[in-house]
Context: one part of a larger RNA
RNA sequence: UUGGGCGUAAAGGGUUGGUAGGUGGUCUUGUUUGUCUAAGGUGAAAUCCCAUGGCUUAACUGUGGAAGUGCCUUAGAAACGGCAAGACUAGAGUCCUAGAGGGGUUUGUGGAAUUCCCGGUGUAGCGGUGAAAUGCGUAGAGAUCGGGAGGAACACCAGCGGCGAAGGCGGCAAACUGGAUAGGCACUGACACUCAACAACGAAAGCGUGGGGAGCAAACAGGAUUAGAUACCCUGGUAGUCCACGCUGUAAACGAUGGGUACUAGGCUUUGUGGGAAUAGACCCCUGCAGAGCCGGAGCUAACGCAAUAAGUACCCCGCCUGGGAAGUACGGUCGCAAGACUAAAACUC
Numbered sequence: 001u002u003g004g005g006c007g008u009a010a011a012g013g014g015u016u017g018g019u020a021g022g023u024g025g026u027c028u029u030g031u032u033u034g035u036c037u038a039a040g041g042u043g044a045a046a047u048c049c050c051a052u053g054g055c056u057u058a059a060c061u062g063u064g065g066a067a068g069u070g071c072c073u074u075a076g077a078a079a080c081g082g083c084a085a086g087a088c089u090a091g092a093g094u095c096c097u098a099g100a101g102g103g104g105u106u107u108g109u110g111g112a113a114u115u116c117c118c119g120g121u122g123u124a125g126c127g128g129u130g131a132a133a134u135g136c137g138u139a140g141a142g143a144u145c146g147g148g149a150g151g152a153a154c155a156c157c158a159g160c161g162g163c164g165a166a167g168g169c170g171g172c173a174a175a176c177u178g179g180a181u182a183g184g185c186a187c188u189g190a191c192a193c194u195c196a197a198c199a200a201c202g203a204a205a206g207c208g209u210g211g212g213g214a215g216c217a218a219a220c221a222g223g224a225u226u227a228g229a230u231a232c233c234c235u236g237g238u239a240g241u242c243c244a245c246g247c248u249g250u251a252a253a254c255g256a257u258g259g260g261u262a263c264u265a266g267g268c269u270u271u272g273u274g275g276g277a278a279u280a281g282a283c284c285c286c287u288g289c290a291g292a293g294c295c296g297g298a299g300c301u302a303a304c305g306c307a308a309u310a311a312g313u314a315c316c317c318c319g320c321c322u323g324g325g326a327a328g329u330a331c332g333g334u335c336g337c338a339a340g341a342c343u344a345a346a347a348c349u350c
Stems, first nucleotide, its partner, number of pairs: 003322004007304002012318001014201004021194003025088007033081002035077008049065006091191001092188003095184004103177007110154001115149007125136002162169002206247006215241002220236004258317006266295011299306002323350003332343004
């Protein structure tokens, strides 16, 4: 607790929806609630301040004034905010057309590869490392050919590219389904922005029940290394990774940058889409809208840097910070099966 801040110094909530609340486009009329002006009343005394007086002075004290930022009443003003009524279309939404997309859910399906099993050929090694060994192999491995099983992930395309609110999303096909964009400018007529509370979603790991289990692989075992080696390396290997349903609710959940609106030099690239010009046509050229990037000027910044996708210039709303440690801990509460999560101190110390 005013203020000053929140990319990297402390500080943007993981994300979205959203109630209360706060804020809110253009024009007209009314009202006078906020607002403004004036007058009156009140605002006890003492105190404080000013002037002046009394104790020899001062403290102290008498008198008068001022102040008392407030409240009430009356009269007036009507620009602005509110309220009421009416109108508008530039905000917002609806409708129609079009194409883009790893947006989501479900079902099916494909090939390459690894592993395992069966069979053929074939013989002494294979594997692994810095070097080795553990391990596998004459009960026929490894190599190679054919067949089969099963699970998981989808090379190239692939992009500094796309989509999604975020987490995230990538073989192919179908069904169901969300959003955004461009164009038309038909309709509604401020219906908007933000958002405590609340709700939903939320990587990985983890938990519960039931499946599944190829590869990989915490734990674990063995072999090495080493002074030791509870590691790094090697051989194995269980949870787990996968599926269904339920829970957990956290991450460097990052752009370490909350959301909205408006304004403020340029240059280059790229995705979607529209217009113009042109062409045999894709391109190329000019231009608009919506994204994604790079560079750069003003401006900003402690600097680094940011720079129309702002960290510039402003306004509205939310969240958060206030020296380091103790500590994101204790206690209490709420949630959770648990692990734990959320909320969140102090003593003490520097």
A computed fold for a 350-nucleotide part of an RNA from an uncultured bacterium, annotated as small-subunit ribosomal RNA, central domain. Its mean pLDDT, the model's own confidence on a scale to 100, is 89. The full RNA is in RNAcentral, with records from ENA, Greengenes and SILVA.